[in-house]
Molecule: SAM riboswitch aptamer (S box leader)
Organism: Clostridium manihotivorum
RNA sequence: UCCUUAUCAAGAGAGGCGGAGGGAAUGGCCCUAAGAUGCCUCAGCAACCAACAUGUUUCAUUUGCAUGCACGGUGCUAAUUCCAACAGAAGUUAAACUUCUGAUAGAUGAGGG
Numbered sequence: 001u002c003c004u005u006a007u008c009a010a011g012a013g014a015g016g017c018g019g020a021g022g023g024a025a026u027g028g029c030c031c032u033a034a035g036a037u038g039c040c041u042c043a044g045c046a047a048c049c050a051a052c053a054u055g056u057u058u059c060a061u062u063u064g065c066a067u068g069c070a071c072g073g074u075g076c077u078a079a080u081u082c083c084a085a086c087a088g089a090a091g092u093u094a095a096a097c098u099u100c101u102g103a104u105a106g107a108u109g110a111g112g113g
Stems, first nucleotide, its partner, number of pairs: 001113008013042005021031003026084003043077003048073002052068005081105001086102006
């Protein structure tokens, strides 16, 4: 960097350094010198992976599944992935607009080339 797959409406911030941008990209709308983004420390959230425990399945073991746990590997801690964009449906239509579904893109985990 690419592919496969699962999830994305919940949850969780303080301090230090530093000094102007940031929220992926376009538009909107926001955050930001009452100090953003970033880095470090500590704390926390969550439960994807691993471990462990219990249950279930089996003649039995492995596997699978469910639940729990939170020492370990990641991840995350403004706003639904902040909203929209593209397609379809419904409502209402003069235009607009609203709601729902899906796709694309993205993020994270696990596996693979």